[in-house]
This record gives sequence, C1' cells and structure tokens, in this order.
RNA sequence: GACGGUCGCUCCCUUCGGGGAGAGGAAAGUCCGGACUCCGACGGACAGCAGGCUCGCCAACGGCGAGGCGCGGCGACGCGACGGAAAGUGCAACAGAGAGCAGACCGCCGGAACCCUCGCGGUUUCGGUAAGGGUGAAAGGGUGCGGUAAGAGCGCACCGCCCGGCCGGCGACGGACCGGGGCACGGCAAACCCCCUGCGGAGCAAGACCGAAUAGGGGAGCGUGACGCGGGCCGUCCGUCCCGCUCCGCCGCGCGAGCGGCGGCGCGUUCCCGGGUAGGUUGCUGGAGGCCGUCGGCAACGGCGGCUCGAGAGGAAUGACCUCACCCGGCGCGAGCCGGGCACAGAAUCCGGCUUA
Repeated sequence: GACGGUCGCUCCCUUCGGGGAGAGGAAAGUCCGGACUCCGACGGACAGCAGGCUCGCCAACGGCGAGGCGCGGCGACGCGACGGAAAGUGCAACAGAGAGCAGACCGCCGGAACCCUCGCGGUUUCGGUAAGGGUGAAAGGGUGCGGUAAGAGCGCACCGCCCGGCCGGCGACGGACCGGGGCACGGCAAACCCCCUGCGGAGCAAGACCGAAUAGGGGAGCGUGACGCGGGCCGUCCGUCCCGCUCCGCCGCGCGAGCGGCGGCGCGUUCCCGGGUAGGUUGCUGGAGGCCGUCGGCAACGGCGGCUCGAGAGGAAUGACCUCACCCGGCGCGAGCCGGGCACAGAAUCCGGCUUA
C1' cells in the first nucleotide's frame, strides 16, 4: 500500500434485525490575507506597523501570472527590500598626501641658487601638473588622436552620461533616431528621513439560547423582640428552682408598673423576581466547494453547461489483530521459510496562500 477480512471507537439513519460515513498533501508552523462574530452606530486624524519596478488575476494578500530592468551563467535558465541621495540631517573603520564641490606622497615639467666626475647629472627651494605609480570597498567618465614645458574635455572622434523632442509600448521601459550640453549630479535610505499605498481591536475558549443544586442579591406577605440570653452553678452534661436583662422613634390611654396603634430596625418563615456558575443546545460544516466538458486569455484566471456531496469530535473517534502485496537481511540447490521495515505526520469555525517535514 489493498473497492482485503474480524473485532472495536465517533457520528448519522433505522421497520431495532441492521445499514451508511469516518484525516492530509501537508490536517503542521500559526507567517500573510479573507469570511464570520463581538466590542452601541458612524466618521476623521496623530502615532505606530507593514508593503514599495510595471500591467494583470483574485473576495483579499506580503500570493499567483506575464513582462521590464539589473546581476550571474557559453547556454537552457536562475536570482533580486528593484520608490527617492540635483528636500534636509548624518555616516564612511583601517590604509592613504587627500573621503567630498577633494588631493601633490612618489613621479612628470618649468624657474632660481649651489655642487661636481660638465651630463638627457645631483641637491635645495618656488611654482605648474590629476597623464603614470601607490592607498582604499570607493579617488570627481572611458579609449584614441591632437595639444602642451609637462599635463588636463583644454580641443576633436567614438562610446557612456544629462536635458528636451520624436518614435514604439496600456505601462515599467526601450530606440543603431533628432537637437542641445564638455560632464554638472560620487556611495550608503537592510541610517534617520521624504514620498506613495494599506491597516481600529479581539478572536469559535468569537458569539447566541436554555439553565439547576448550593450560596448570595432584590421585593411582598405573615410571625416575632422572648418559648430567648446571662448569672446563682461547681471538672463536664442534663433537669428543676431563684435572680437579672427585655430594640429605636412618634402618637394615644393610664396615678403608676405598663398597655395599645403606626413607622423603622433585627431575626425567622413562605412565595415571587432577576443575575451568575455547573451542565445542555447552537455557532458546525454545502462552500470564494469538487469533478468533467466547452469557450475566452500567452498565462494566472474567468464565463457557460452538466454531474456530484465527501469527518464534525469536543479532555476530544479515525484503532488493534490477521491475510496479501512491496522493500531489506539471513538460511536453503529450489518451491520457500524466518526476522525486520512500510515515510512525514495527523482534523478542532471555515477558506485562499506561503513556508517547513
């Protein structure tokens, strides 16, 4: 691995006999993007984060397709955080003379002075010079000719670059095209920053419904303020007896102890109400779904038609054994026998990607 058996497990159906369905290409990482739900409704901004060549695809994307440019490769092809450094601020270790509108260390050239072995000489000094050497990741276009004391875009040709135009392309961009300019504007934005675009937050343990027992909250009715408590009373318990205490306010009655009424408070009890918890139900799997055909498109993808339905658990099912196949090792002349292996992993609201195994 098998339209294989047997026994289990989860869910569904049942005429209660039984029947049916049951992991993946990544179910994973949870890195992007969405659907859905709640945060009372809607909008704007700052901060922050992310993305950053173009066009297209898509519900959306940091994904995909096609293309441009750059780099690598003989090539097929591969790779790319690929907006801005002529807004501002900043950075550049070491080396080096000099690191930003730079720089004379060696060298080259000229003048002056001095020296000698008088030469295409040497030393010192004052200048010129960015050709050559040297340093560096990087030194202010390249090659050649002219030019010059030596040099230099100083001049010119070609190449490159910048600006404008024209042509091609939806565009990024390209052009062996035309005109202008000797060249200004070095590098780093995976430094701050600027520009453009996007983003509210939390997540199915979201959220919705039902809802106990016990405890607690609120309301109403009734009862009650002694049938209680303390002391005499002992090491402890019980009974009897005696003594003491008798909630607060107002009103009325009574000579008075006190009695009655109303209200409050406390306690007890009955009923009602509402919230929460345990638990149960739902969200839950039919959807940006899959397969086939056809048409459009380079493609990603889209339109149309037909067919089809494939887990839904929730401390969480998808497993065990056997048979066969395949692979490896050993034994055997051989049919074969024995042993081992059969990956990565594994649903948890769903979907599109990416990445990893």
This is a predicted structure of a 357-nucleotide RNA (Bacterial RNase P class A) from a soil metagenome. Model confidence (mean pLDDT): 77 of 100. It matches the Rfam family "Bacterial RNase P class A". Rfam describes the family as follows. Ribonuclease P (RNase P) is a ubiquitous endoribonuclease, found in archaea, bacteria and eukarya as well as chloroplasts and mitochondria. By type it is a ribozyme. The sequence is in RNAcentral, with records from MGnify.